Predicted 3D model of a 156-nucleotide RNA (glmS glucosamine-6-phosphate activated ribozyme aptamer) from a Halobacteroidaceae bacterium. Its Rfam family is "glmS glucosamine-6-phosphate activated ribozyme aptamer". The family's RNA type in Rfam is riboswitch.
RNA sequence: CUGGGCUAAAAAGCGCCUGGGCUUGGCUGCGGCCAAGUUGACGAGGAAGAGGUUAAUCGAAUUUAUCGGCGGGUGCCUCUAGGCCUAUCACCGGCCUUGAGCCAGCUCUCAAAACUUGUGAGUGAUCAUAAGGCAAAGGGGCUGGCGGGUGGAGAA
Numbered sequence: 001c002u003g004g005g006c007u008a009a010a011a012a013g014c015g016c017c018u019g020g021g022c023u024u025g026g027c028u029g030c031g032g033c034c035a036a037g038u039u040g041a042c043g044a045g046g047a048a049g050a051g052g053u054u055a056a057u058c059g060a061a062u063u064u065a066u067c068g069g070c071g072g073g074u075g076c077c078u079c080u081a082g083g084c085c086u087a088u089c090a091c092c093g094g095c096c097u098u099g100a101g102c103c104a105g106c107u108c109u110c111a112a113a114a115c116u117u118g119u120g121a122g123u124g125a126u127c128a129u130a131a132g133g134c135a136a137a138g139g140g141g142c143u144g145g146c147g148g149g150u151g152g153a154g155a156a
Base pairs, nucleotide, nucleotide: 014071015070016069017068019067020039021038022037023036024035025034026033027032042059043058044057048080049079050078051077052076053075081097082096083095084094085093088152089151090150091149092148101146102145103144104143105142106141107140108139109138115132116131117130118129119128120127121126
């Protein structure tokens, strides 16, 4: 490096729920109660390491719960490491995270649910699935503007 076998893991807009909503069955003094189920956030984007912290980016849907709660979390802060601001080194300062600065313009590019039409499972709430179906942030490219100071070393 290649091939094979075994075990474990697999999720991070993610997981869970004794509240609530809904369904079925039973009971009822018709007010409800009990049992079993079901629902409970739709994707895009997001990870240097450690610690801390919790209402952690963007849009879609919504006359009805995407209500409410718990846990987690790629966000944020501090430190460390690294990159850029200087061709080299150190310190300080700024901005970032390995494709490693900010801003503006132009351009290219990107979803799933909802919803529509079917199919399947279920007594049902509901769930699964096929086709159609619509973003924003962001990302790529080009152009322009802006983005360091001191000291050392060294070359001309």
Lineage of the source: Bacteria > Bacillati > Clostridia > Halanaerobiales > Halobacteroidaceae.